[in-house]
Molecule: RNase P RNA; transfer RNA
Organism: Mariprofundaceae bacterium
RNA sequence: GGAGUGGUUCGGGUAAUCGCGGUAUGUUUUGUGCAUAUCGAGGAAAGUCCGGGCUGCAUAGAGUAGGAUGCUGGAUAACGUCCAGUGGGGGAAACCCCAGGAAAGUGCCACAGAGACCAGACCGCCAUCGCAUGCGAUGGUCAGGGUGAAAAGGUGCGGUAAGAGCGCACCGCUGUAUUCGGUAACGCGUACAGGCGCAGGUAAACCCCAUCCGCAGCAAGGCCAAAUAGGGAGUCGUUAAGCGUGGCUCGCGCGUGACUUCGGGUAGGCUGCUUGAGGCUGCCAGUAAUGGUAUGUCCAGAGGAAUGGUUACCACUGUUAUUUCUUGAAAUAAUGGUACAGAACCCGGCUUAUAGAACCACUUCGCAC
RNA sequence: GGCGCUUUAGCUCAGUUGGUUAGAGCAGCGGAAUCAUAAUCCGCGUGUCCGGGGUUCGAGUCCCUGAAGCGCCACCA
Numbered sequence: 001g002g003a004g005u006g007g008u009u010c011g012g013g014u015a016a017u018c019g020c021g022g023u024a025u026g027u028u029u030u031g032u033g034c035a036u037a038u039c040g041a042g043g044a045a046a047g048u049c050c051g052g053g054c055u056g057c058a059u060a061g062a063g064u065a066g067g068a069u070g071c072u073g074g075a076u077a078a079c080g081u082c083c084a085g086u087g088g089g090g091g092a093a094a095c096c097c098c099a100g101g102a103a104a105g106u107g108c109c110a111c112a113g114a115g116a117c118c119a120g121a122c123c124g125c126c127a128u129c130g131c132a133u134g135c136g137a138u139g140g141u142c143a144g145g146g147u148g149a150a151a152a153g154g155u156g157c158g159g160u161a162a163g164a165g166c167g168c169a170c171c172g173c174u175g176u177a178u179u180c181g182g183u184a185a186c187g188c189g190u191a192c193a194g195g196c197g198c199a200g201g202u203a204a205a206c207c208c209c210a211u212c213c214g215c216a217g218c219a220a221g222g223c224c225a226a227a228u229a230g231g232g233a234g235u236c237g238u239u240a241a242g243c244g245u246g247g248c249u250c251g252c253g254c255g256u257g258a259c260u261u262c263g264g265g266u267a268g269g270c271u272g273c274u275u276g277a278g279g280c281u282g283c284c285a286g287u288a289a290u291g292g293u294a295u296g297u298c299c300a301g302a303g304g305a306a307u308g309g310u311u312a313c314c315a316c317u318g319u320u321a322u323u324u325c326u327u328g329a330a331a332u333a334a335u336g337g338u339a340c341a342g343a344a345c346c347c348g349g350c351u352u353a354u355a356g357a358a359c360c361a362c363u364u365c366g367c368a369c
Numbered sequence: 370g371g372c373g374c375u376u377u378a379g380c381u382c383a384g385u386u387g388g389u390u391a392g393a394g395c396a397g398c399g400g401a402a403u404c405a406u407a408a409u410c411c412g413c414g415u416g417u418c419c420g421g422g423g424u425u426c427g428a429g430u431c432c433c434u435g436a437a438g439c440g441c442c443a444c445c446a
Stems, first nucleotide, its partner, number of pairs: 001365010012314007020040008042340001046351002049349005054217004061250004066213005071085005086099005100208002105206002107202003122145002124141008153171006172196002174193005180187002221271004231262006242254003264445003278297001281294005315338011370442007379395004397413005419435005
């Protein structure tokens, strides 16, 4: 210096002028009018994919159906998130991706192929017989070849009519037992077993196992004011129907009402609404996620929806022209552009979009000292 | 802001790891018939299954993510 990987920060600035919203103080003609001070969108505010806080439903529950997660150990209010590790895969590496069970059972594996799960013999090879120069029949075999995404562990030696774990040696895999290490998932070993399609694959197929799960959502809810039609029709029921915030069953509570429908009125104001599982900084503990502690600090609360408009300069960048040095840079001028995109009860994550700029760490290639 | 649904041929819709076939009607094209047209009869197809990634041998279908479109959410008696 190039390429790559993981992460952090910024994401236009300055000045003037006009205009907005909240809060506090003062003033006031009591009208948010006026004055002063101060604060005023994001890393994703987005998608609404997860988890909660909060509000309501009853004073509480059990089961079933249903849903979610899925290696081990931690963090957290919690999570499907994050951190560390274990096993497998990709990559030259830094790094990135995946994760219960197929021996509980039931399904599926098209086409091709002899054969796709109590599966499996086509071509070929060998022996015998017959016929006659290569065919047929019977038997044996699956080493070699073919089909396919996937179909009889690997190398070598022996053996055989030809072959084959048929036997042996060394490996590999699987199973059982176990020393040692580790909290654990697991790992390095040892012993035995010809056990060896390694008891096929597939569970983002049904399913089984373990753990967890009330529902709805700020348009939740609470208060005030106003207006009208406190209207009309029907069904069920009054020793028990019906109603009660996912469906069903039981249980519990209320219990004379409950439900359906036609029609009418209002669609207004206040609140919830911003002090928090808060952010910043320092120290301590921990590999880390994160936790503890100390000091200081208040950092938007709109309500048809505020934080903006204009001018000038600066910064970055594209195009054109001119000038200078020379084969491509610098300067000047003109002109255009400067990403994704706007809180709406609040918070912790995930995912998606993003012109460009800077920094840190690591991997690797080349060059120089 | 929140809660649901949909996307397949020119149009309206079926289909759906319940497996390796993408279909129906209308419209369109060609032929027959007719002086000519319509109706009628015969035949023919139409396709980024909204985009991307994943699971699987194989995805329109199953899982994840993005895009577009549609609907619902107040009170009184």